[in-house]
This is a predicted structure of an 86-nucleotide RNA (SAM riboswitch aptamer (S box leader)) from an Actinomycetota bacterium. The coordinates come from a structure-prediction model, not an experiment, and the mean pLDDT is 79. Its Rfam family is "SAM riboswitch aptamer (S box leader)". Rfam's curators write: The SAM riboswitch is found upstream of a number of genes which code for proteins involved in methionine or cysteine biosynthesis in Gram-positive bacteria. The source organism's lineage runs through Bacteria, Bacillati and Actinomycetota.

């Protein structure tokens, strides 16, 4: 990068540095925000997928997540993880 496939109302947050926005995109609503948005870093936690142990009890590792159904409603059928090929 691509295209297949599953998932997308469940879970789980401090600190530091930093300073206005942020809730993927559009319209309309709503929420969050200087009692610090969004980003990076540590640290902690959740447990969805794959991986190896173990055997029904769960342990470890990678990847992912940690407001509020992907925030909600409509267009758009688009985005996000995981697993898999190049």
């Nucleotide at each position: 990068c691509c295209a297949a496939c599953a998932u997308c109302c469940a879970g789980a947050g401090c600190g530091a540095c930093u300073g206005a926005g942020a809730g993927a995109u559009c319209u309309g609503g709503c929420u969050c925000u200087a009692u610090g948005a969004a980003g990076u870093c540590g640290c902690a936690g959740c447990a969805a997928c794959c991986c190896g142990g173990a055997a029904c009890c769960u342990c470890g590792g990678g990847u992912g997540c940690u407001a509020a159904u992907g925030c909600c409603a409509g267009g758009a059928g688009c985005g996000a993880u995981g697993u898999g090929g190049a």